[in-house]
Context: one part of a larger RNA
Parts: sequence; C1' cells; structure tokens
RNA sequence: CUGGGCGUAAAGCGUGCGUAGGCUGUUCUGCAAGUCACGGAGCGAAAGCCCAAGGCUCAACCUUGGAAGCGCUUUUGAAACUGCAGGACUUGAAUUUGGGAGAGGAUAGCGGAAUUGUCAGUGUAGCAGUGAAAUGCGUAGAUAUUGACAGGAACACCAGUGGCGCAAGCGGCUAUCUGGACCAACAUUGACGCUGAGGCACGAAAGCGUGGGGAUCAAACAGGAUUAGAUACCCUGGUAGUCCACGCCGUAAACGAUGUGUGUUUGCCGCUGGGGGGUUCCCCUUCGGUGACGUAGCUAACGCGUUAAGCACACCGCCUGGGAAGUACGGCCGCAAGGUUAAAACUC
Repeated sequence: CUGGGCGUAAAGCGUGCGUAGGCUGUUCUGCAAGUCACGGAGCGAAAGCCCAAGGCUCAACCUUGGAAGCGCUUUUGAAACUGCAGGACUUGAAUUUGGGAGAGGAUAGCGGAAUUGUCAGUGUAGCAGUGAAAUGCGUAGAUAUUGACAGGAACACCAGUGGCGCAAGCGGCUAUCUGGACCAACAUUGACGCUGAGGCACGAAAGCGUGGGGAUCAAACAGGAUUAGAUACCCUGGUAGUCCACGCCGUAAACGAUGUGUGUUUGCCGCUGGGGGGUUCCCCUUCGGUGACGUAGCUAACGCGUUAAGCACACCGCCUGGGAAGUACGGCCGCAAGGUUAAAACUC
C1' cells in the first nucleotide's frame, strides 16, 4: 500500500452554500496522452539470486554461458474503454406557464383569558402553605368578591406518530415584504450534473457587552422546616437572568445517537398536499411528503426493511484497547467565560 469498519461495541462534522480536487448521461467523428500488442530497437555495470554445463576426488567454493532484472527511452501499429477536440440528442439538471397547501422567515399593528400590582366599593377574621408545620401575609382591614386602571410575558380550546423549514427551530389575529417545496401541462436550454479538503454563512439554552424593560418564574442569597448533620429534596421570600434592540459567544443526548446524491429490490394498513378516471355513499390510479407492520435480504443480537441498517456506484468526514484526556503545551479565535486543533510520560 492492499485489506476492515462508523444506529446501540471506537467511529457521520450541528446544518447549509460553495472553491480546489475527485467522479460524471445517450450518440457520432477525429486525435492517440493513459491503455493494449506472448510487437521491434536501445539501455538496465560487474558480482550476487535462478537455470544449464564445466573445474578442484565430493561439497562449500570457483569458471563459462543463459535467463531474469517486473523499469526507462525510442519506434511501429490498434482504437473497445478513460482522456482531449468537434458535432448531435433528451432521459439527468434548470427555466417558463397555471394552480392549490403550509406554526417557513422579517416588520408593524391589534385581541382576549390569566398572573401580579394600584385605586375604589362590599365585608370580617383569618389567609397562605405542608406529610405535618413554621417562617410569611392580615384588625394600619388581608383572603374572598365587584368595578376601574397599569404593566410585562405567554398565546388555552383548535392540536393530530398533523404541517413548514437545511439544521437550530416555527403555534392568538390582521396587513405588508419575502424564501423554499409540491402538482399539472406543453414549451425552452442542452449535461449546464453529484460530492466537496480549505473557506464562508446560519446555528437551542446558558453566558458576555451597551442601552431599555421587568408581570411571571427563578440560579445566587435569606429565612422556615426535615435531619445525627442537610451548604439539598419541601415551604415563605428573592437578585441576576428570563423579554426587546444592537454586537459577541459557537457549544448540546445540536439524536433517526443513522453524511450527501443517484439507481435498483415482494407487499399491506393509516395520515397529509396535489393531479387523472369512474356506474361520483365510494372506488380505481398517479406524483410528493409523513407514520405503523412486515417479504427477500442484511445484522453479534436488538432490530432495519422502497423514508434500509438490503443490493450497488460517486464524493466527503471519522475510527484503531481502557485510563491519563477531549487534558497539557503551542497555534488560531474570543471582552471574558471559554471554544477549536491536539499529544506524551506513566499505568492497567
């Protein structure tokens, strides 16, 4: 180097866009770089290895000849495949037209329920809380109840192995702006494609910076309990934070623990978005998505099974005993917290 793997044993980058590179549909013509011809020629030192013969009485050893030296150069030819050049094609890809679906994104406005607070009315002795209590609140009138107001945050029912989004994620209503997917139909371009080292962008929560906001909840903290103790679990409070704008951070059991793309391989039962057809309660059929169960096959088993973990191809990423360790050192990034890249001694 070849060879083995990556759902759960070590191993799929959190996700996308995309540079270089790798790979690349059908067909015709040409070229001959790769390729091919038991092609030709030259070189491939000697010794050694291998083969044959010979010389020391044999052998080791030595001599002679051959072969080999799997390679390079040059030359002749072939044209299936790869490549290159040119032409053509439509199935891959993209565009056009017409549709319907959707919590896809951004901005602005609006709404009702509830929590909390404030003011006012009614009203009187409790309320709250727990396993039981206490701290706490309340005769300076609480809890309850009625009316009004303030403010912030979240949107019950609908709601669904429902939908949308590349992932993170997205759920009250309305308007404006805007991305993508899907279906149908002809038409257009004519391989324009796939993947993607670096790179760039997005990226929950927590955290950080500046300025707002602050209803609820609530790290820290305080008190009450519990307990042998209780720096906890339970209770009463409560600050950062939770919310907004802008800028950072760049990590998660970022999970389907399953990279992306393409082709291909029995079925059946749902849900969902379109299309076509039928004797139109309903059924048949086709394309896209999303689930359950299962055939072949695969798998160590569990299980997967046309949404593959089956059968193949293309490209990328990653793994190589446990611990030390996702740590140290160095580099890069960051305001910091830290992130990323990433060892060894030693030890079992």
The part of an RNA shown here (small-subunit ribosomal RNA, central domain) has 348 nucleotides and comes from an uncultured soil bacterium. The full RNA is in RNAcentral, with records from ENA, Greengenes and SILVA. The prediction has a mean pLDDT of 89.